[in-house]
RNA sequence: GCUACUAUGGCUCCGUUGGUAGAGCGCAUCCUUGGUAAGGAUGAGGUCAUCGGUUCGAUUCCGAUUAGUAGCU
Numbered sequence: 001g002c003u004a005c006u007a008u009g010g011c012u013c014c015g016u017u018g019g020u021a022g023a024g025c026g027c028a029u030c031c032u033u034g035g036u037a038a039g040g041a042u043g044a045g046g047u048c049a050u051c052g053g054u055u056c057g058a059u060u061c062c063g064a065u066u067a068g069u070a071g072c073u
Stems, first nucleotide, its partner, number of pairs: 001072007010025004019056001027043005049065005
């Protein structure tokens, strides 16, 4: 220098052909207990890496950039 892949709550990850995003763990409150652990209920927490474009509408499609991983030279 070139190519491919990845980027989504604090962490690990779904998200099937574009229609306003979910799970597990974790966190907070409450119930249960003499008290803890375990269990149960409820809740908070996301500009979907960044910037543009297409579209009535983009996590999803297109382009560029950034970061990481792998390969080639």
This is a predicted structure of a 73-nucleotide RNA (transfer RNA) from a Clostridia bacterium. It was read from a public genome assembly. Its Rfam family is "tRNA". Taxonomically the source falls in Clostridia (Bacteria, Bacillati, Bacillota).